Predicted 3D model of a 489-nucleotide part of an RNA (small-subunit ribosomal RNA, 5' domain) from an uncultured Alphaproteobacteria bacterium. The coordinates come from a structure-prediction model, not an experiment, and the mean pLDDT is 87.
Context: one part of a larger RNA
RNA sequence: GAACGAACGCUGGCGGCAUGCCUAACACAUGCAAGUCGAACGGAGGCCCGAAGCUUGCUUCGGAUACCUUAGUGGCGAACGGGUGAGUAACACGUGGGAAUCUACCUAAAAAUGGGGAAUAACUGUUGGAAACGACAGCUAAUACCGCAUAAUCCCUUCGGGGUAAAGGCUUCGGCCGUUUUUAGAUGAGCCCGCGCUAGAUUAGGUUGUUGGUGGAGUAAUAGCCCACCAAGCCUGCAAUCUAUAGCUGGUCUGAGAGGAUGAUCAGCCACACUGGGACUGAGACACGGCCCAGACUCCUACGGGAGGCAGCAGUGGGGAAUAUUGGACAAUGGGGGAAACCCUGAUCCAGCAAUGCCGCGUGAGUGAAGAAGGCCCUAGGGUUGUAAAGCUCUUUCAGAAGUGAAGAUGAUGACUGUAACUUCAGAAGAAGAUCCGGCUAACUCCGUGCCAGCAGCCGCGGUAAUACGGAGGGAUCUAGCGUUGUUC
Numbered sequence: 001g002a003a004c005g006a007a008c009g010c011u012g013g014c015g016g017c018a019u020g021c022c023u024a025a026c027a028c029a030u031g032c033a034a035g036u037c038g039a040a041c042g043g044a045g046g047c048c049c050g051a052a053g054c055u056u057g058c059u060u061c062g063g064a065u066a067c068c069u070u071a072g073u074g075g076c077g078a079a080c081g082g083g084u085g086a087g088u089a090a091c092a093c094g095u096g097g098g099a100a101u102c103u104a105c106c107u108a109a110a111a112a113u114g115g116g117g118a119a120u121a122a123c124u125g126u127u128g129g130a131a132a133c134g135a136c137a138g139c140u141a142a143u144a145c146c147g148c149a150u151a152a153u154c155c156c157u158u159c160g161g162g163g164u165a166a167a168g169g170c171u172u173c174g175g176c177c178g179u180u181u182u183u184a185g186a187u188g189a190g191c192c193c194g195c196g197c198u199a200g201a202u203u204a205g206g207u208u209g210u211u212g213g214u215g216g217a218g219u220a221a222u223a224g225c226c227c228a229c230c231a232a233g234c235c236u237g238c239a240a241u242c243u244a245u246a247g248c249u250g251g252u253c254u255g256a257g258a259g260g261a262u263g264a265u266c267a268g269c270c271a272c273a274c275u276g277g278g279a280c281u282g283a284g285a286c287a288c289g290g291c292c293c294a295g296a297c298u299c300c301u302a303c304g305g306g307a308g309g310c311a312g313c314a315g316u317g318g319g320g321a322a323u324a325u326u327g328g329a330c331a332a333u334g335g336g337g338g339a340a341a342c343c344c345u346g347a348u349c350c351a352g353c354a355a356u357g358c359c360g361c362g363u364g365a366g367u368g369a370a371g372a373a374g375g376c377c378c379u380a381g382g383g384u385u386g387u388a389a390a391g392c393u394c395u396u397u398c399a400g401a402a403g404u405g406a407a408g409a410u411g412a413u414g415a416c417u418g419u420a421a422c423u424u425c426a427g428a429a430g431a432a433g434a435u436c437c438g439g440c441u442a443a444c445u446c447c448g449u450g451c452c453a454g455c456a457g458c459c460g461c462g463g464u465a466a467u468a469c470g471g472a473g474g475g476a477u478c479u480a481g482c483g484u485u486g487u488u489c
Base pairs, nucleotide, nucleotide: 001489002488003487004486006485007484008483009482010481013361014360015359016358017357018356019354020353021319026317027316028315030314031313032312035076036075037074040073041072043070044069045068046067048063049062050061051060052059053058054057083272084271085270093196094195095194096193097192098191101189102188106185107184108183109182110181111180112179113178114148116146117145123138124137125136126135127134128133154163155162156161168177169176170175198244199243200242205235206234207233210232211231212230213229214228215227216226247269248268249267250266251262252261253260254259274295275294276293277292278291297308298307299306300305325351327350328349329348333347334345335344336343337342364394365393366392367391374385375384376383377382398430400425401424402423403422404421408416433478434477435476436475437474438459439458440457444473445472446471447470448469454461455460
């Protein structure tokens, strides 16, 4: 000198664009953050019609299936999106390769979609429990479940053969959306390898599924991944092992560069979801707002037993030098479901708060010498503050008031928002501070103090004439900021 997710002190007018728990991966009240489909299914309720009873607007019974709502079964989604960086020195990441793999939805193509069955929730009844939640009996449907048939393909094969599938719904009757099998693609993911990737030798030896082989188990798939047997290997001074620290990268800061430091925001990858372990479902998880077990903690309890997990968005306590609203909207972009209408979306888009940063603008312009008054200094002549003020003549950016009023939306739909912008109006009106002035380093005098009080980045000032302390006048620099502290180059 530059930089910052900064903090602190003094001060503070406006706008645009960004950014905002770096500390306790500490504990969390409350609300919201993942639903959707009635065009898969059977019910129930509402609406409608009729009858009866009457208490005259209710109860019961029957019907109709057009419409509305939906607890339950079922499908898809919930593995995305969002958060955090605890762990991890590792094929985690970066880069370049590889072969032994899977891939829902999507695209293209080929073939098929025949005929049956048995249940079960809902519901009804009985019943347990304080609750959470159940138990038993009976009834019922499906795109839920299970056989049979068929097999272009596909799988296995001793090449003879053997095995494996499906589901319907809506319809204007044209068709549309589905279902099954297979092939190819696309997308996503898993696995292996070369190279790169912090410090310590006051860490020198480490290893027994360890290293390799054979055969198996297992996986979507290779493999000591696991197991049995056999062999005794394997890594290491080009740093193994151990210890400490740390998410990695694109990038960011600095620097002429080489390099050094760093990894907030944005983007890619990884890991984690109270702590530890485990699997289930599924195309995909060993799953943040799923399940089970154990533990710590908190809460409810009728003491028998239960409930919970903000490192989602807000918000609270705590910690801290320190970091925001318990806001609006799905209008846009995108995501999930649905044939669609549409529903959901704290993703997102916006608004609020903060000079936290960057950028822009303003706080007036011209004229004005009696060089006014006042202040300060003085050799008492004067000098300086100083064209500065007053006065006179103008202007109206921004803020304010009134009016008009977009774009963002391709036909409808605008949270932002009567926002941006434009026009008009009034009036210099509402808007300047901070640090410094011994040298480095731009800027000097007086008074007070008297090695005191104090200053200080370094050198150093202060013991009676202090340009270095404190005040005043004057000056210098930067400016809605200025200075200090911290950190990096």